[in-house]
RNA sequence: AGUAGACCGGGUGAUCGCGGGGAGCGCUGGCUCCCCGAGGAAAGUCCGAGCUCCGGAGGGCAGGGUGCUGGGUAACGCCCAGUGGGGGUAACCCUAAGGAAAGUGCCACAGAGAAUAGACCGCCAUUGCACUGCAAUGGUAAGGGUGAAACGGUAAGGUAAGAGCUUACCAGUAUCACCGGCGACGGUGAUAGCUCGGCAAACCCCACCCGGAGAAAGACCAAAUAGAAGAGGAGAAGUAGCCCGCUUCGUUCGACUCUCGGGUAGGUCGAUGGAGGCCGGCGGUAACGCCGGUCCUAGAUAAAUGAUCACCACUCCUUCAUUACGCGGGAGUACAGAACUCGGCUUACGUGUCUACUUU
Numbered sequence: 001a002g003u004a005g006a007c008c009g010g011g012u013g014a015u016c017g018c019g020g021g022g023a024g025c026g027c028u029g030g031c032u033c034c035c036c037g038a039g040g041a042a043a044g045u046c047c048g049a050g051c052u053c054c055g056g057a058g059g060g061c062a063g064g065g066u067g068c069u070g071g072g073u074a075a076c077g078c079c080c081a082g083u084g085g086g087g088g089u090a091a092c093c094c095u096a097a098g099g100a101a102a103g104u105g106c107c108a109c110a111g112a113g114a115a116u117a118g119a120c121c122g123c124c125a126u127u128g129c130a131c132u133g134c135a136a137u138g139g140u141a142a143g144g145g146u147g148a149a150a151c152g153g154u155a156a157g158g159u160a161a162g163a164g165c166u167u168a169c170c171a172g173u174a175u176c177a178c179c180g181g182c183g184a185c186g187g188u189g190a191u192a193g194c195u196c197g198g199c200a201a202a203c204c205c206c207a208c209c210c211g212g213a214g215a216a217a218g219a220c221c222a223a224a225u226a227g228a229a230g231a232g233g234a235g236a237a238g239u240a241g242c243c244c245g246c247u248u249c250g251u252u253c254g255a256c257u258c259u260c261g262g263g264u265a266g267g268u269c270g271a272u273g274g275a276g277g278c279c280g281g282c283g284g285u286a287a288c289g290c291c292g293g294u295c296c297u298a299g300a301u302a303a304a305u306g307a308u309c310a311c312c313a314c315u316c317c318u319u320c321a322u323u324a325c326g327c328g329g330g331a332g333u334a335c336a337g338a339a340c341u342c343g344g345c346u347u348a349c350g351u352g353u354c355u356a357c358u359u360u
Base pairs, nucleotide, nucleotide: 001358002357003356004355005354006353007352008350010312011311012310013309014308015307016306018037019036020035021034022033023032024031025030039335043346044345046344047343048342049341050340051214052213053212054211063210064209065208066207067206068082069081070080071079072078083097084095085094086093087092098205099204103203104202105199106198107197120144121143122140123139124138125137126136127135128134129133152170153169154168155167156166157165171195172194173192174191175190176189177188178187179186180185218269219268220267221266227260229259230258231257232256235253240252241251242250276295277294278293279292280291281290282289283288313333314332315331316330317329318328320326
C1' cells in the first nucleotide's frame, strides 16, 4: 500500500418523564413500590416460507420464473464446496455460465463485400488501341484498404497469377477410444482438410419450478341505523282498512313494548416462545445436521423506548508552553428506528476495533 473475515455501534451516576406487566393500599378520580422496554440494519418491501381466508378431481395449453456441477435448507432467485471463463505481480476478486452444428431474425457507421461471401486498389491472362502505357472481358482472396468482426496461422510445393489446391507443423472444431473425477469437467491418443463469425438481458428450443389475495389476512363480542322476522298490543260513548247505511264476529294494519336478526362506532383475540439464542460434544472440507445442558427480557394502535446535568472515553479546532508529551477552553460522537412472525438479499453508516494473509 492492499486483500479477506470476525466483532462493536460510547460508558458510569443523578433527576424528571413515557409504554407494558406484577404486588400492596385506596374504593371508584387514584397513590406507592418492584420488574421489563429497538437494530445490525428494526429500513427497502426485492425473493423464500409459516399463518389466515378464497378457489381447486386429474391432465394439458397459455402465462410467469429459474438456468455450469455437487451439496445444505422448511423453502428460495439464498448459502457452502467445486468446474469453466475473465481480471490482478500477489493475497484475492468478478461471472444470467443450457442450446447459435433445430428454425426464424438482427449485425449501426465505415467498407466493393457482414454469412450457401466479396473484385475498390493490386496481381495475372486474353483482346483492342498505342509503344511500354490505357481500355474492355475474364481469372485471382497472396498483398493493401474499411471495420468491433472479412470465412484459420507459418513454411514449402504448386500455378498464368493465386488459393487447404496439396504436404508438414501449430491452433480450433467434430467424432471415437482410454485414464482421472459422484458430476460440471480435466488429461492423453487416433481419425476427418472439417475451418462452420457474433447476438438467445431477440423470437424461439430444452430442462425444472409455480393457484389467488394478504394481518387493512381472518375469528369473536357488540351501542346505532336499515328488517314484508316472532310475541303482545291502546284504537274509547262519535274515529284505521277489508266493509259504498249501521252493528256484531273474523281478519289485516297499527303508535308502543319485549325478543330475534343484522354488524356501524367501539372493544377483544390474531400478537409475540420461535425452522429461537448461547455453551459443550459428535459427524461433515464447509454451508449445515444430531445429541445434551442452559437462557428468554418490547408488544404499542396514532403508536412508549426520551430529556437535562456531572465525570470519563474517542475525534477535531484552539490559547499557553513547545522537540514532543502535556495543561486549559470550545465543538462533535453515525445510519436509523419495532408494528403478525421467521430465513435471506440489497441499500445506508464510523476516517471504529481485532485477526489472518499478500506485495514493496